[in-house]
Context: one part of a larger RNA
RNA sequence: CUCUGGCUAAGGAACUCGGCAAAUUGACACCGUAACUUUGGAAGAAGGUGUGCCCUGACUGGUGAUUGGGCUUGCUCCAUGAGCUGGUUGGGGUUGCAGUGAAACGGGGGUUGCGACUGUUUACUAAAAACAUAGGACUCUGCAAACUCGCAAGACGAAGUAUAGGGUCUGACGCCUGCCCGGUGCCGGAAGGUUAAGAGGAGUCGUUAGGGGUAACCCGAAGCGGUGAAUCGAAGCCCCGGUAAACGGCGGCCGUAACUAUAACGGUCCUAAGGUAGCGAAAUUCCUUGUCGGGUAAGUUCCGACCUGCACGAAUGGCGUAACGACAUCCCCACUGUCUCGGCCAGAGACUCA
Numbered sequence: 001c002u003c004u005g006g007c008u009a010a011g012g013a014a015c016u017c018g019g020c021a022a023a024u025u026g027a028c029a030c031c032g033u034a035a036c037u038u039u040g041g042a043a044g045a046a047g048g049u050g051u052g053c054c055c056u057g058a059c060u061g062g063u064g065a066u067u068g069g070g071c072u073u074g075c076u077c078c079a080u081g082a083g084c085u086g087g088u089u090g091g092g093g094u095u096g097c098a099g100u101g102a103a104a105c106g107g108g109g110g111u112u113g114c115g116a117c118u119g120u121u122u123a124c125u126a127a128a129a130a131c132a133u134a135g136g137a138c139u140c141u142g143c144a145a146a147c148u149c150g151c152a153a154g155a156c157g158a159a160g161u162a163u164a165g166g167g168u169c170u171g172a173c174g175c176c177u178g179c180c181c182g183g184u185g186c187c188g189g190a191a192g193g194u195u196a197a198g199a200g201g202a203g204u205c206g207u208u209a210g211g212g213g214u215a216a217c218c219c220g221a222a223g224c225g226g227u228g229a230a231u232c233g234a235a236g237c238c239c240c241g242g243u244a245a246a247c248g249g250c251g252g253c254c255g256u257a258a259c260u261a262u263a264a265c266g267g268u269c270c271u272a273a274g275g276u277a278g279c280g281a282a283a284u285u286c287c288u289u290g291u292c293g294g295g296u297a298a299g300u301u302c303c304g305a306c307c308u309g310c311a312c313g314a315a316u317g318g319c320g321u322a323a324c325g326a327c328a329u330c331c332c333c334a335c336u337g338u339c340u341c342g343g344c345c346a347g348a349g350a351c352u353c354a
Base pairs, nucleotide, nucleotide: 001349002348003347004346005345006344007343008342010340011339014338019335027051028050029049030048031047036041038172052094053093054092055091056090057089058088059087060086061085062084063083067079068078069077070076071074095099107333108332109331110330112328113327114325115324119131120130135170136169137168138167139166140165141164148155149154173320174319175318176317178250179249180248183247184246185243186242187241188240189239192238193237194236198232199231203227204226205225206224207223210219211218212217251269252268253267254266255265278312279309290306291305292304293303294302
């Protein structure tokens, strides 16, 4: 010097990103206990008091010696209650610095955010505000169900049957969940347009029995073969409707009131419709340490407001919310070697010598 423990004057978070770590608290009994609340809680809230040992009293539980009595003489009943041993509660005394004398054995309070809660998770850097959850909603499925696995047989679903099963989203509870169906998706429709295989076979080409021709060659029925127009032809798409707790979306400019400022009001352009309630510098605010108020001597954080929302907003849920949280933020009390600022002690290392 390092590690693991112990103590420390005065101060007491001045340390630090942050009270990280440590300290405090601690058991049992009694007293007492706020806001808020879903009336269950919050709560061991908070905050206090007592606790050893000796003597003695009262009440009470267990056991039941002894003795007496009754008769139906029994493994009987009744009464008595010594001794021993627990509990509760008084009085008196005594003692140490200290009596849950060691050990085991909650620090507490206030505010806000997020998530309702218990639970789950990155085996080996993340335990959370992430996942799940009960509850809510949409949607599919009538049973040989939908869905899933398998080429199939078959299986699961389910020895279930719409109060059931699958998928998706949201996430207790309370108050609520606005407008847009133009785009995309899904559902329904079937008049018209388009349209595959296929049907169809006009036409055309090849071949040639035959005919013509001196010949070269020309024409050429039927059949066979090739190609092939019109026409017919389902779903889908186009088209017509519906649907947003489907994917999603939810404006701009100009003017206007008797100080000023602002604009309830008006004009105009565009859109499918122009963001409603609630919330708002927020886990969202760039400018920004916005402005005001609170707390501090001093506060980029925090809390309460304002609204100019760069770029909140309603089940990609909005806003609240008791309880809960090894979650996150800020403040206070207690407490402390975290610090001012070090020091000492013990053990184990390192180091030196043997």
Large-subunit ribosomal RNA, domain IV from a Myxococcota bacterium, 354 nucleotides, folded computationally. Its mean pLDDT, the model's own confidence on a scale to 100, is 89. Its Rfam family is "Bacterial large subunit ribosomal RNA". Gene Ontology terms of the family: ribosome and structural constituent of ribosome.